[in-house]
RNA sequence: AGGGUUUGAUCCUGGCUCAGGAUGAACGCUGGCGGCGUGGAUAAGGCAUGCAAGUCGAAAGCCGUAUUUAUACGGCUUGGCAAACGGGUUAGUAAUACGUAGGAACUUGCCCCGAAGUUGGGAAUAACCCGCCGAAAGGCGGAGUAAUACCCGAUAGUCCCGCAAGGGUAAAGUCUUUGCUUCGGCAAAGUUCGCUUUGGGAUAGGCCUGCGUCCUAUCAGCUUGUUGGUGAGGUAAUGGCUCACCAAGGCUAUGACGGGUAGGGGAAGUGAGAGCUUGAUCCCCAACAGAGGAACUGCGACACGGUCCUCACACCUACGGGUGGCAGCAGUCGAGAAUCUUCGACAAUGGGCGAAAGCCUGAUCGAGCGACGCCGCGUGUCCGAAGAAGCGCUUCGGCGUGUAAAGGACUUUUCUGUUUGAGAAAAUUGCCUUUUGGCAAUUGAUGUUAGGACAGGAAUAAGGGGCCGCUAAACUCGUGCCAGCAGCGGCGGUAAUACGAGUGCCCCAAGCGUUAUCCGGAAUCACUGGGCGUAAAGCGUGAGUAGGCGGUUUUAAUAGUGAAUGGUUAAAUCCCGGAGCUCAACUCCGGAACCGCCGUUCAAACGUUAAGACUAGAGCAAGCGAGAGGCUGAUGGAACUCAGGGAGUAGGGGUGAUAUCCGUUGAUACCUUGAGGAACGCCAAAGGCGAAGGCAAUCAGCUGGCGCUUAGCUGACGCUGAGUCACGAAGGCGUGGGGAGAGAAGAGGAUUAGAUACCCUCGUAUUCCACGCUGUAAACGAUGCCAACUAGCCGUUCGGAGUAUCGACCCUCUGAGUGGCGAAGCUAACGCGUUAAGUUGGCCGCCUGGGAAGUACGGCCGCAAGGCUAAAACUCAAAGGAAUAGACGGGAAGCUGCACAAGCGGUGGACCAUGUGGUUUAAUUCGACGAUAAGCGAAGAACCUUACCAGGGCUAGACACCCUGAUGAAAGCUCACAGAACUGUGAGCCCUCUUCAAGGACAUCAGGGUCAGGUGGUGCACGGUUGUCGUCAGUUUGAGUCGUGAGAUGCUCCCUUAAGUGGGGUAUCAAACGCAACCCUUGCCCUAUGUUAUACGUGUCAUAGGGGACUGCCGUAUGAUAUACGGAGGAAGGAGAGGAUGACGCCAAAUCCGCGUGUCCCUUUGAUGCCCUGGGCUACACACGUGGUACAAUGGUCAGGACAAUGGGUCGCUAAGCCGCAAGGCGGAGCUAAUCCCAUCAAACUUGGCCUCAGUUCGGAUUGAGGGCUGCAACUCGCCCUCAUGAAGUCGGAAUCGCUAGUAAUCGCGGAUCAGCCAUGCCGCGGUGAAUACGUUCCCAGCUUUUGUACUCACCGCCCGUCACACUAGGGAAGCCGGUAGCCCUCGAAGUCCUGUUUGAACAGGCCUAAAGGGAGAUCGGUAACCAGAGUGAAGUCGUAACAAGGUAGCC
Repeated sequence: AGGGUUUGAUCCUGGCUCAGGAUGAACGCUGGCGGCGUGGAUAAGGCAUGCAAGUCGAAAGCCGUAUUUAUACGGCUUGGCAAACGGGUUAGUAAUACGUAGGAACUUGCCCCGAAGUUGGGAAUAACCCGCCGAAAGGCGGAGUAAUACCCGAUAGUCCCGCAAGGGUAAAGUCUUUGCUUCGGCAAAGUUCGCUUUGGGAUAGGCCUGCGUCCUAUCAGCUUGUUGGUGAGGUAAUGGCUCACCAAGGCUAUGACGGGUAGGGGAAGUGAGAGCUUGAUCCCCAACAGAGGAACUGCGACACGGUCCUCACACCUACGGGUGGCAGCAGUCGAGAAUCUUCGACAAUGGGCGAAAGCCUGAUCGAGCGACGCCGCGUGUCCGAAGAAGCGCUUCGGCGUGUAAAGGACUUUUCUGUUUGAGAAAAUUGCCUUUUGGCAAUUGAUGUUAGGACAGGAAUAAGGGGCCGCUAAACUCGUGCCAGCAGCGGCGGUAAUACGAGUGCCCCAAGCGUUAUCCGGAAUCACUGGGCGUAAAGCGUGAGUAGGCGGUUUUAAUAGUGAAUGGUUAAAUCCCGGAGCUCAACUCCGGAACCGCCGUUCAAACGUUAAGACUAGAGCAAGCGAGAGGCUGAUGGAACUCAGGGAGUAGGGGUGAUAUCCGUUGAUACCUUGAGGAACGCCAAAGGCGAAGGCAAUCAGCUGGCGCUUAGCUGACGCUGAGUCACGAAGGCGUGGGGAGAGAAGAGGAUUAGAUACCCUCGUAUUCCACGCUGUAAACGAUGCCAACUAGCCGUUCGGAGUAUCGACCCUCUGAGUGGCGAAGCUAACGCGUUAAGUUGGCCGCCUGGGAAGUACGGCCGCAAGGCUAAAACUCAAAGGAAUAGACGGGAAGCUGCACAAGCGGUGGACCAUGUGGUUUAAUUCGACGAUAAGCGAAGAACCUUACCAGGGCUAGACACCCUGAUGAAAGCUCACAGAACUGUGAGCCCUCUUCAAGGACAUCAGGGUCAGGUGGUGCACGGUUGUCGUCAGUUUGAGUCGUGAGAUGCUCCCUUAAGUGGGGUAUCAAACGCAACCCUUGCCCUAUGUUAUACGUGUCAUAGGGGACUGCCGUAUGAUAUACGGAGGAAGGAGAGGAUGACGCCAAAUCCGCGUGUCCCUUUGAUGCCCUGGGCUACACACGUGGUACAAUGGUCAGGACAAUGGGUCGCUAAGCCGCAAGGCGGAGCUAAUCCCAUCAAACUUGGCCUCAGUUCGGAUUGAGGGCUGCAACUCGCCCUCAUGAAGUCGGAAUCGCUAGUAAUCGCGGAUCAGCCAUGCCGCGGUGAAUACGUUCCCAGCUUUUGUACUCACCGCCCGUCACACUAGGGAAGCCGGUAGCCCUCGAAGUCCUGUUUGAACAGGCCUAAAGGGAGAUCGGUAACCAGAGUGAAGUCGUAACAAGGUAGCC
């Protein structure tokens, strides 16, 4: 100090989230020691038991015990003091509290100082004793007694009352010593201890005042003892504190009153600070003591361990009645995530009583429990391998764990044992001295203390969380959107560094994580320190109140401001310095600080106040001026509709096209007359006016504002503006008019799958007027008002001045408006830019993630519609702005292509072939599926192939390497037997090579094991290969420049090209992969060589090499070039024709069954491997693709005749000749091929004959019979020949395909594969040989630029609403239930006070009141049938609203 997360990427806005610190914490796992702290936060819920406040015999009485008879001890009661402190808790309380600074009308026991006094009497009473009542608690009666208890009298002062005179009010004794004694006591003394009165002090308290002190305006008005006065009462004291009377006041937007929440402060946490949050422990204050009320006593209480009453609860009870109050210390139950021992001691500190000893003290000091926190220590240290084992990983080589262990040496903090052992102790008492003092005795809960010494032995001691990014640290296995993880982003669907485990590593460490909460990061409420054109955010506009702010100058004052000084700001805490525990935590000492308040003095710049002056702000006046500014009245023409008349005939109207509609009862169109209502063409403009909304024919009247000039007047009169008031488009509402045109709703017609729409024909409200209401708009410049300052240039409107002119223009300067472009600057960018979104000042309004929602509830306004104000629960991690690159558009521009058009021929109909789907089947093996699958893989399925099915067999295997053993024929071949075959058994034939001994090589068999094998899965793990866009012209890079950046530029623009081809221009200059060229074939010529061509010569043929074509030449076009067009020459002309060649990339395109390959799976005798026989891949209702043959006369058939090229051939092509109708057979010459053969080399073609338009002499399917060939084998399931048979079909619906020249069409020939062939396929070869292209509007595809975008998985995109289902939260709601605080009425305890009766502490009555009962409401909450909306939810329904011109621009 920042990071992650919106996007394809970027910048910004903005939320969410993380890293830090903290806690009275809790939970999970783990746990060695010590020190110091800390520990009921929830139920101010209930409490068993024990203790927490007593003490005094030196104030008294009595009883008991012991005894030495005088004492000691114990107890009860009276009396005094204390119990109002100490301890606990935070319920209430938003001010009777607290903090701070002040004040005057008060009190103060014990304490200190001063003055005075301390006298004379008296009547009772408790305890005790007796009796009685009661279960108890307790009570009653009688007798008798004491006091420092009580009462009366005396005296009294600087005491009280009173102006004065005068009047009034006190007291208590005890102890010690001495003396006397009648032993009862008396007297004196005493710095004894007390008592009384009084003055002062100290301490403590009561009261009053200023300032500070949470949220809420969806709480705006509150108040009747209320505000003040007079008098009285009351109090320690002021005071409506209380009462009587009088007056009508008092508080409030600077927030009264009400509601909610809350003890306050010192301080604590965090933070750079300012702040924000908190108020445990410690200290100060307040309040409370089961809930409520009340007084008594007392210095002090309205009293935690006192009293009375009421209520609730609990307990005891003999049912009559009683008792109790842990928010004291322990402890218990309950509720809760959760918070300790029913401990020791008064040794220390402190408190109460006492003269003192002393007693009491759950205050306190200590210990115990809890890792709850902070701090400290330890769990060993050193050496020890090119590095054990185990485990993990591995590319199998190794690497890691790791000097880690083992092993060796050393140490002993801790631990165990033994031993020793401070300090906390100061005092108190006694004695002696008495001046300070001296001596002696005694006191430790903690405590088996801390600490020290010795001995022993590495001995007793490590875990938790994490390892995808943020965030330090990764590999393997398992799992397979499952199980699970997760703070955010997100991970998991078969190769998970994210789940679970192992190994390794990282962080912290007796702890580590998690959860909760606070601060920080968050400048994310912004005082320090934010914003508002488009991200959230300027009120629709003005007038103006309070408030805030305010020109120049003089004087005076000084509540603001500044300076100095004094007081206070408790201690503790924090900070600094130092000191003590071995260090630290902790504690102590000193300093600083405590940012505040109060007083005194000084200053006078600024501010304020007062008085005065000024004119630059503002206003007035005078003179000009412009204008759709407003209101009222009148008038006008064009158009429209309606009505009357004329004339006229069949249509009109409307649309993309129709129809509804109007019209022969005469429309539309034309002329004329009349009526009506609304709006005002041209002028007209970037123009004018107005605060905004808004304002437009002309004239008149009334009226508001504005600009310029002059500088006469006033003299700061100003700016802004919460509330408030006024105005406020359209629409809507009310009442009454008016109603031509337009036109929500509605009706009809179209369109459509539907069409409650878009289009059309009608049409009501409305639109118009008057008077009221509503009060909202994308009321927008999405930009509040005022003032000042900061370059310009170009328009335009309205003034003024100057120059000039006869005058008007023009021109220059200047003021006020209204526009465009732009310096600086600003901005996230877009953009703004003297009309600021620049630089400043003043004031107001508004914003704080998206949705829920401008909604609910409440309030105010409104006739209603509705408006204004305005949330929360819940939900998401985004929502958003600007700009960028793409992609897309039923956006635009330009260009290209057999893309369309122009043509030729087909497909789709028939039959057949072939492939596919589907179906069937034991199996019909598998793959390929728009273009880019479907005569495709397959350039050859009868067995084989073969991967499929059925059955039979084999298991180290059909195949590879190694080991052991045997052999040199086990193998192989032939035969026989079994068997469907594989195979098995037997017999025969057959005996390898080597320097040939050993050994080795080779081969085979058997056995064992590392292993083989798999056309099993995954093409979404891959390599390689391929299709496609597309032979389209594109795809990129370096440096430079621009931009915050993504990116841009280059590659855009103009001309041109088949081309990012070339030229020009240019913040770009270059380059790469593509294009072109280089390569092959072919067309022309030349040269060379010529075999097997040719009869020879020879070269039209073959082979090899070369030439030729380059816009080279001429002309035209253009500014020039590139280039285009035309021409010449030429075999060929503008790329001559064809081929090979396929950029970056797209489609997770295809292929694991061509091959290779990661990983998973099968493999132990029922194998997914291998072998074999048979079957299947050839099935068949049907659908589709690709083809063949046809439907005929441009034909068929018969006979005769002519002309090719590419290729192939020795397991082959096969000649001549002969046989067969033919397929074919016999035959065997020749040929390893320019020689021989296929192969007469061909067919279309041509000549001639027949057929004569028909299901035919077309067509040949199908079927029968007979043959041939290949092959172990043609049944499933081959081809060919002959004879016979002779199906559909007469040119093919919607739709659709190919082709631009030697092309289409048509004709035959060859080859691969191959024993043969289902080939009509594929790949080649030649023969004959066309038609058409105006052109680019449209369909499709592609390229470039531009534009819009809410798309980026990129339009096969995105996305909206209803409905259906599930869940969730909130709202309304007939009702039902409860809480809270008041009001009214009734009743009314205790108690103070008042009155009365009284011997009385007694009684009666009254006022007030707690509680209780009743009533009408208020407010808050719970619950609920039902209602409406909202949100959320992998694959529901219906449509298609929005984003592109989103297909009707969208929105308000």